[in-house]
RNA sequence: ACAGCAGGCCACCUGAUCGCGGUUCACUUAGGUGAGACGAGGAAAGUCCGGACACCAUAGUGCAGCAUAGCGGGUAACGCCCGUCAUUCCGUUUCGGCGGAUUAGGACAAGUGCAGCAGAAAGUAUGUACAGGUAAUGCUGUAGUGAAACCAGGUAAACUCUAUGCGGUGAAACGUCACGUAAAUCGGUGUUUGAGGGCUGCACGCCCGAGCCGAAGGGUAGGCGGUUAGAGCUUUUGGGUAACUGAAAGUCUAGAUAAAUGAUUAGGAUCUACUUCUUUGAAGUGGAUACAGAAUCCGGCUUAUGGCCUGCUUUUUUU
Numbered sequence: 001a002c003a004g005c006a007g008g009c010c011a012c013c014u015g016a017u018c019g020c021g022g023u024u025c026a027c028u029u030a031g032g033u034g035a036g037a038c039g040a041g042g043a044a045a046g047u048c049c050g051g052a053c054a055c056c057a058u059a060g061u062g063c064a065g066c067a068u069a070g071c072g073g074g075u076a077a078c079g080c081c082c083g084u085c086a087u088u089c090c091g092u093u094u095c096g097g098c099g100g101a102u103u104a105g106g107a108c109a110a111g112u113g114c115a116g117c118a119g120a121a122a123g124u125a126u127g128u129a130c131a132g133g134u135a136a137u138g139c140u141g142u143a144g145u146g147a148a149a150c151c152a153g154g155u156a157a158a159c160u161c162u163a164u165g166c167g168g169u170g171a172a173a174c175g176u177c178a179c180g181u182a183a184a185u186c187g188g189u190g191u192u193u194g195a196g197g198g199c200u201g202c203a204c205g206c207c208c209g210a211g212c213c214g215a216a217g218g219g220u221a222g223g224c225g226g227u228u229a230g231a232g233c234u235u236u237u238g239g240g241u242a243a244c245u246g247a248a249a250g251u252c253u254a255g256a257u258a259a260a261u262g263a264u265u266a267g268g269a270u271c272u273a274c275u276u277c278u279u280u281g282a283a284g285u286g287g288a289u290a291c292a293g294a295a296u297c298c299g300g301c302u303u304a305u306g307g308c309c310u311g312c313u314u315u316u317u318u319u
Base pairs, nucleotide, nucleotide: 001315003313004312005311006310007309008308009307010306012268013267014266015265016264017263018262020039021038023036024035025034026033027032041291045302046301048300049299050298051297052296053170054169055168056167060204061203062202063201064200065166066165067164068163069162070084071083072082073081074080085105086103088101089100090099091098092097106161107160111159112158113155114154128143129142130141131140132139174225175224176223177222185215186214187213188212189211196208197207198206199205230252232251233250234249235248236247237246238245239244269289270288271287272286273285274284275283276282277281
C1' cells in the first nucleotide's frame, strides 16, 4: 500500500425564495389570513421470529404436526443478544499459551438407513499374498486397497429418539355515532331427538347455542375514536467482563386516509479524474453523492447500499 473479516458512526450540510401537511396561537366579513415549532429510515424493505393492544375461545385425553437444543446470564419476550466451554480451521509461541475465524453445539449400545472408485471382501460381510498354528475350519498376525477392514468406526440441515414448548385473528383488528331500508318475501333445515359455532390439525370429550344455509330483491358504504407520551429518547452517575440494569436531571421529535414531508438557487463537505505547483500537501476545473418512501406500535433477525473511523488477518514494498 492492496485485499478480506469484525465492530462503530454518518447517510450529504447550511442559508434564501416559493410550495405542501396536520397542529398551536392571534385575527376574522366565519370563506379564510398571518405567525411559531414540527414533518419519511437505518434499513421505513422482507413479513421471517417475539410481543404490546383489540376481539373470540379457554377442558382436557390420545395421536399427529411444527419449533428449539452445551452451560450460565440478559430481556416484556424470542428461534434474539452477552459471556464461557467445546468442535473445526488459520497464524503465532519463551510450548504455559495467545490472536482471529467457524459451528443448524442433546442422543449412533432404542431402531432403521447411507458411503462412488479402489480392494479378495464394506458388516456379524470377506479370505488375495506371506507367516504361524490346528484333528479340521480365516484360527491368529502382517502386508495390499481404501476415509473406513476382529463381533467395527463415521454420518442425525439421514429417517428417527429424548427433553422443553406451541389457541386463533389482526387496525380493512375492534369500538361508537349518524343516515337509510325490508326485523320483509320464497325454499330447505333445526330448536334439548341440538342445525351451526369454538377448543393449532384429527378423534373422543367438553363448552356456547336458536337460529343456520340458499334464492331473488332493497338500503348504505359517511363521521369520530383506535392514531402515536413510549417495554420512549438524551446527558451524568452507581453496579456488571459484557449483554444490560438502578438513580438523578432534561426532553416531546409525522399521524396522512388516496394518502403531505417538495422545487429552485448560492456556498460548503466527502469521494473521484485531469492540470499546475509541490516535502508529507495545496490550488484550479469537471463529475459523482448510494439503497431507498411512514400507514397501529415496539424489540430482533435477514437482505440492499455510498463514505469515514477502529481492530485483526493475508500478500507485497521500504527501512